[in-house]
Context: one part of a larger RNA
Molecule: large-subunit ribosomal RNA, domain IV
Organism: Deltaproteobacteria bacterium
RNA sequence: UUACGGAGAAGGAACUCGGCAAAAUUACCCCGUAACUUCGGGAGAAGGGGUGCCGGUAGUAGGUGAGGGUGUACAAUCCAAGCCCAAUCCGGCCGCAGUGAAUCGCGUCAAGCGACUGUUUAGCAAAAACACAGGUGUGUGCUAAGGCAUUUUCCAAGCCGACGUAUACACACUGACGCCUGCCCGGUGCCGGAAGGUUAAAGCGAUUGGUCAGCCGCAAGGCAAAGCUCGUCGCCGAAGCCCCGGUAAACGGCGGCCGUAACUAUAACGGUCCUAAGGUAGCGAAAUUCCUUGUCGGGUAAGUUCCGACCUGCAUGAAUGGCGUAACGACUUGACGGCUGUCUCCUCCGUAAGCUCG
Numbered sequence: 001u002u003a004c005g006g007a008g009a010a011g012g013a014a015c016u017c018g019g020c021a022a023a024a025u026u027a028c029c030c031c032g033u034a035a036c037u038u039c040g041g042g043a044g045a046a047g048g049g050g051u052g053c054c055g056g057u058a059g060u061a062g063g064u065g066a067g068g069g070u071g072u073a074c075a076a077u078c079c080a081a082g083c084c085c086a087a088u089c090c091g092g093c094c095g096c097a098g099u100g101a102a103u104c105g106c107g108u109c110a111a112g113c114g115a116c117u118g119u120u121u122a123g124c125a126a127a128a129a130c131a132c133a134g135g136u137g138u139g140u141g142c143u144a145a146g147g148c149a150u151u152u153u154c155c156a157a158g159c160c161g162a163c164g165u166a167u168a169c170a171c172a173c174u175g176a177c178g179c180c181u182g183c184c185c186g187g188u189g190c191c192g193g194a195a196g197g198u199u200a201a202a203g204c205g206a207u208u209g210g211u212c213a214g215c216c217g218c219a220a221g222g223c224a225a226a227g228c229u230c231g232u233c234g235c236c237g238a239a240g241c242c243c244c245g246g247u248a249a250a251c252g253g254c255g256g257c258c259g260u261a262a263c264u265a266u267a268a269c270g271g272u273c274c275u276a277a278g279g280u281a282g283c284g285a286a287a288u289u290c291c292u293u294g295u296c297g298g299g300u301a302a303g304u305u306c307c308g309a310c311c312u313g314c315a316u317g318a319a320u321g322g323c324g325u326a327a328c329g330a331c332u333u334g335a336c337g338g339c340u341g342u343c344u345c346c347u348c349c350g351u352a353a354g355c356u357c358g
Base pairs, nucleotide, nucleotide: 001353002352003351004350005349006348007347008346010344011343014342019339027051028050029049030048031047036041038176052093053092054091055090056089062084063083064082067079068078069077070076094098106337107336108335109334110333111332112331113329114328118130119129134174135173136172137171138170139169140168146160147159148158177324178323179322180321182254183253184252187251188250189247190246191245192244193243196242197241198240203235204234205233206232207231209229210228211227214223215222216221255273256272257271258270259269282316283313294310295309296308297307298306
């Protein structure tokens, strides 16, 4: 000096990002216990008191019960030896200390998030993330939808779903419970429709070219049917797309400017432009607020955090769920009590190592 352990005057979080770490609490019995609440909880709430040994109460209360009595028997009931053995109260005794060591909850208030018990990054993250019961939508009528599998072969067989059958199964979103879930179908998607437009291959028809039986020509050569073929044009030609409707607990979206009331200010009101429709209820400087340490109130002597309000929401908002909510949480934030070497401000002791010699 380091590691681990122990003790500490006075103060008691002044330390620090933050009470990190440590201290403290701790068992059993008795008393007592608030808001709130889904009436189950909250609750071991909180907060108090007691605890050793000896004598008496007392070998008592109580337990067990050999054996015996009544009873025809069973049942029932009574007596009872032996054994085990309190509580409570009264009195006394010792110590600094009686759950004498060890094991063995710190508590309270308020807010955020997530209902809860669970699950997770084996090896830096346990959470507000995932899951969840509950809610909603969509698909699926059974050889179900959906999923797996399918080159050994030549386009399968088989398996799960399920020895289930729409109160089922699959997929997607939301996430207990309570109160609720507004407007927009113009875009994208999905569902339905089939009149019209567009439209592939195939088919049909016409036709240019190539080939060619054949014909004409003395020859060079020319013409050329059917078929086949390279093209061109026309007709016909499904779904899809265009089109017409529906659908937002589908993906998503949910305005601007100007004026106006007998102080001022503000604007219930009016005008105008645009839109598919212009954000409803609720909440709001928020896990969302840039300006911002917004402003006011509370708590502190002093508070960029915290709590309650306001609303000027840069850029809240309703199953991408909105707002509440008892209980729960090794979650996050703020405050208080207790407690302490975290600190003021360090000191001492023990054990182990470090250093020197051997």